Overview
This is a predicted structure of an 84-nucleotide RNA (c-di-GMP-I riboswitch aptamer) from an uncultured Woeseiaceae bacterium. It was read from a public genome assembly, where an Rfam model found it.

Parts: sequence; structure tokens; C1' cells
RNA sequence: GUUUGACAAAGGCACACCUGUCGAAAGGCAGGGUCGCAAAGCUUCCGGUCUAAAGGAUCUUCCCAGGACAGCGGGGCUACCAAC
Repeated sequence: GUUUGACAAAGGCACACCUGUCGAAAGGCAGGGUCGCAAAGCUUCCGGUCUAAAGGAUCUUCCCAGGACAGCGGGGCUACCAAC
């Protein structure tokens, strides 16, 4: 530094699942766990996906995000180790 990321090295995160807890749900948080991750750090700005409580409708049902996913993709911001 507008670069690169190994089978090296210091350290980091933690899928499924289980327990507890919050939530209408999706899902979140804490602990265990360890599938994976070089931004699997932060951010809903864009697209996408999930849920549909409240609200609405032509009401066995359907619509709808102001709820959620950053470990779905892109953008933005920041950063460790090493190589060059």
C1' cells in the first nucleotide's frame, strides 16, 4: 500500500443439533457444540429471502414490514497475521 492469502504462524468467529431464555412468528440472546469462514467484524444503502402480530380483504383463506436474515449476493466503513 487500490496488492496477495499457504498445507506457515499469533489470535478470532461458530452451521446443524442440545439446554435455558425473549418473541405472535421469522428469529435474537446466553451456555455447550464445531459445519465451515481471510473479513463468518460493523452497517439494511440496493436486490433477494423468511415471518405476518397489528392492519386490510372478495375472510376454511389471502394481502401486507414498520419484524427478521450481514453465515444469500452486491455496496459502504473498519481491522489481525503473514507474503510481496